A computed fold for a 402-nucleotide RNA from a soil metagenome, annotated as Bacterial RNase P class A.
It matches the Rfam family "Bacterial RNase P class A". Gene Ontology terms of the family: dimeric ribonuclease P complex, ribonuclease P activity and tRNA processing. Rfam classes the family as a ribozyme.
The coordinates come from a structure-prediction model, not an experiment, and the mean pLDDT is 75.
The RNAcentral record of the sequence draws on MGnify.
RNA sequence: AGACGGCCGGGCGGCCGCUGCCUGCGGGUUCGUCCCGCCGGUGGAGGAAAGUCCGGGCUCCACGGGAAUACGGUGCCGGUUAACGGCCGGCGGGGGCGACCCCAGGGAAAGUGCCACAGAAAACAUACCGCCUGCGCAAGAGCCGCAAGGUGUCCCGCGGGCAAGGGCGAAACGGUGUGGCAAGAGCGCACCGCGCCCCUGGCAACAGGGGCGGCAGGGCAAACCCCACCGGGAGCAAGACCGAAUAGGGACGGCCGCGUCGCAAGGCGCAGGGACAUUCCCGUCCCGCUGUCCGGGUUGGUCGCGUGAGGCGCACCGCGAGGUGCGUCCCAGAGGAAUGGUCGCCCCGUGCCGUUCAGGGCAACCUGGCAGUGCGGACAGAACCCGGCUUACAGGCCGUCU
Numbered sequence: 001a002g003a004c005g006g007c008c009g010g011g012c013g014g015c016c017g018c019u020g021c022c023u024g025c026g027g028g029u030u031c032g033u034c035c036c037g038c039c040g041g042u043g044g045a046g047g048a049a050a051g052u053c054c055g056g057g058c059u060c061c062a063c064g065g066g067a068a069u070a071c072g073g074u075g076c077c078g079g080u081u082a083a084c085g086g087c088c089g090g091c092g093g094g095g096g097c098g099a100c101c102c103c104a105g106g107g108a109a110a111g112u113g114c115c116a117c118a119g120a121a122a123a124c125a126u127a128c129c130g131c132c133u134g135c136g137c138a139a140g141a142g143c144c145g146c147a148a149g150g151u152g153u154c155c156c157g158c159g160g161g162c163a164a165g166g167g168c169g170a171a172a173c174g175g176u177g178u179g180g181c182a183a184g185a186g187c188g189c190a191c192c193g194c195g196c197c198c199c200u201g202g203c204a205a206c207a208g209g210g211g212c213g214g215c216a217g218g219g220c221a222a223a224c225c226c227c228a229c230c231g232g233g234a235g236c237a238a239g240a241c242c243g244a245a246u247a248g249g250g251a252c253g254g255c256c257g258c259g260u261c262g263c264a265a266g267g268c269g270c271a272g273g274g275a276c277a278u279u280c281c282c283g284u285c286c287c288g289c290u291g292u293c294c295g296g297g298u299u300g301g302u303c304g305c306g307u308g309a310g311g312c313g314c315a316c317c318g319c320g321a322g323g324u325g326c327g328u329c330c331c332a333g334a335g336g337a338a339u340g341g342u343c344g345c346c347c348c349g350u351g352c353c354g355u356u357c358a359g360g361g362c363a364a365c366c367u368g369g370c371a372g373u374g375c376g377g378a379c380a381g382a383a384c385c386c387g388g389c390u391u392a393c394a395g396g397c398c399g400u401c402u
Base pairs, nucleotide, nucleotide: 001402002401003400004399005398006397007396008395010346011345012344013343014342015341016340018044019043020042021041022040024038025037026036027035028034046379050390051389053388054387055386056385057384058235059234060233061232071231072230073229074228075227076090077089078088079087080086091105092103093102094101095100106226107225111224112223113220114219115218128166129165130162131161132160133159134158135157136156140154141153142151143150144149174192175191176190177189178188179187193215194213195212196211197210198209199208200207201206239303240302241301242300249294250293251292252291253290254289255288257270258269259268260267261266272287273286274285275284276283310329311328312327313326314325315324316323317322347377348376349375350374351373352372354370356369357368358367359366360365
C1' cells in the first nucleotide's frame, strides 16, 4: 500500500417521563383471572427492525390418484438445510505481480429469427485494394535504335487464377511456422485449437494421455425455442371465539274498532296511531299492538401472540456450510404503535488557542504530546414468526494473508 473474514455500533450516574408483567394497598364494580389510582419490583428494538426480492412455518379455501398441456421459476458438479434462486466445497472460463476477485456457467450438429454503422462480403459465402497470369492497343512514361520505327516493362483495355497481405468491423469461414506454387491456399507437414473414438484418474462437473479426421459447425438462447427439474390459491385485515343498544328476520302466545266485497285468505274505505319543530285545521307519507324465545350480522371485546427450525457455553464429527450430544437461560410484544428527554463526568473524531512540554531548524516556523475551549457522533425504528438475499450506515476494534 492492499486482499479477505469476524465483531462493536457510545459508557457510567442523577432527575423527569412512556410502556408490558408481578406483589401489595386504596377506591369503584355490571362481581370477573374486571376497571381506576398509588408504592415497590422487573422486562422494554436492530445489524440491518428497512426493501418486501426469494424460501418456509402457521391459518383458511380448493383438492380421489396419476399423467399431459398452459403459465411461472430454476439451470456446471457434489454437498448442506424444514426449504430456497441461499450457503459451503470443487470444476471450467475471465481479471490481477500477488493475497484474491468476477461469471444469467444446459443446448447454436431440431427449427425460426437477428447481427446497427462501416465494409466487396455478416453466413447455400464473396472479391474493394492487392498478388499472379493470358491476350490486346501504341496516345503517354520507360527501354532499344543515329533515325524511321520497334517493344506489353509501367499505365490502359478485355479475360482467367488466388485469398497470403492491406482495408472495414464487436465479429470475416481455424492459428503459428515451414515446405510448396505463376501467385497462393490444410495444398502437404509439425505444433496448438476443434470434432469423434478409446484408455486412465475422479461419486461427478472435469482433467490427463493415445488414436483417427484436414476442419465440417461465426456470434446471439438476459430472442422465440428445445431439454431437465421445481411449483395448488390467498394471506394475521389469515383465522377462531364471545357478543350490547337499535333496526331487520323467524317461532309461539295474548289483545285488537266500524262499514263493505269475499266461502276463506285477504282487499278497499272510514276511524285510530306515528313522522313532517310545537298547538289547531288541511295536506303528504308510513303503520296492526304487545309479550317471551331463537338464529345470523355490525360496533366492540378475547384469542391467534411468542418455548422458538430459540440464545449462550462446552465436547465430538466434518476442509467447510453444517450436524449430534450435554449443560444453562427465558429475553419487548400492547392500540397506528411505548423503548424517550435533560444534566454532569468520561470516550471518539475534528477545529481554534497557549507565559506549556519534547524533537528539528540560524530564523520565520514545522511535527508530536499536554491543558483549555467550540463543533460533531451515523443509518434507521419491532407490528404473526423464522432462514436468507439486497440496500443504507458517522466512527472504531480484532484476526489471517499478499